Source information: The prediction has a mean pLDDT of 81. This is a predicted structure of a 125-nucleotide RNA (SAM riboswitch aptamer (S box leader)). The sequence was found by an Rfam model in a public genome assembly. Its Rfam family is "SAM riboswitch aptamer (S box leader)". Gene Ontology term of the family: regulation of gene expression. Of the family's consensus pairs, 97% are formed in the model.

């Protein structure tokens, strides 16, 4: 690397350096950026996966932050595939003098769930 499990709408930024890109990849949208992007360094912070302490037979619960990671714009920025629900417009059928009504098809869009991909941690080999 691959794999397994868990989590991913909460939270937390300043300085130095750098000098034009960045938000993982593809496409689209949207956004951040010369009032200074990415990267690198320092300091600070957030969180609590590992960890520490306490309780418990255990599952687990509570507290903590010295250490190992991680993180510090926007939901993993949003959408893409799929399932269910609702459903504008359009089309068709039936009824009717007409307006219209009922049913069916299709469907912009919205909501909820799942999948895929990704990120992080711990474990396995």
């Nucleotide at each position: 690397a691959u794999g397994u499990u868990a989590u991913c709408a909460a939270g937390a930024a300043a300085g130095g350096u750098g000098g034009a890109g960045g938000g993982a990849a593809u496409a689209g949208a949207c956004c951040c950026g010369u009032u200074g992007a990415a990267g690198c360094c320092u300091u600070a912070g957030c969180a609590a996966c590992c960890c520490u302490c306490a309780a418990g037979c255990a599952a687990u619960u509570g507290a903590g932050u010295a250490g190992g990671u991680g993180c510090u714009a926007a939901a993993u920025u949003c959408u893409a595939c799929u399932u269910g629900a609702a459903g504008a417009a359009g089309c068709g059928a039936u009824c009717c003098a007409u307006u219209u009504a009922u049913c069916g098809c299709c469907a912009a869009u919205u909501c909820a769930g799942g999948a895929u991909a990704g990120a992080u941690a711990a474990c396995c080999a």